[in-house]
RNA sequence: AUCUUAUCCAGAGUGGCUGAGGGUUCAGGCCCGACGACGCCACAGCAACCGGCCCGGCCGGGAGCCAAGCUCCCCCGUGGUGCAGGUGCUACCUCCUGCCCGAUGGCCCUCCUUCACCGGAGGGCGGAUCGGGGAAGAUAAGAU
Numbered sequence: 001a002u003c004u005u006a007u008c009c010a011g012a013g014u015g016g017c018u019g020a021g022g023g024u025u026c027a028g029g030c031c032c033g034a035c036g037a038c039g040c041c042a043c044a045g046c047a048a049c050c051g052g053c054c055c056g057g058c059c060g061g062g063a064g065c066c067a068a069g070c071u072c073c074c075c076c077g078u079g080g081u082g083c084a085g086g087u088g089c090u091a092c093c094u095c096c097u098g099c100c101c102g103a104u105g106g107c108c109c110u111c112c113u114u115c116a117c118c119g120g121a122g123g124g125c126g127g128a129u130c131g132g133g134g135a136a137g138a139u140a141a142g143a144u
Stems, first nucleotide, its partner, number of pairs: 001144008013043005021032003026098004044090003049086002051083001052081003055077003060074006094136001099133006106125007
């Protein structure tokens, strides 16, 4: 770097340095920012992906003891633990939207009905609210 899988509405900030943009491309929106953002460093914290330890299970595999049975290793778990372990994270849902689908609601046109409004049927537009999916991205684990 590429691929695969999982997760992404929870959680967790102080100090120092620096000094103008920042919310990882683009566009729109909404925010943060000289009461110093972003970034870097230090310390603190959050979480629990991987690892460790503990507990449990016996569907299964292996080993030991003659055997019953027990023990150990592998394995399994919406389990537990934060552990001088490997990462990650500590404004806003990945800040929101962008592509597709659906629901609700809106506007317009045509036809039917009516004196007219209302009502009914069909079509279109735009993109509001909500939901689902996709794309892209981030992180972890694994593979190449």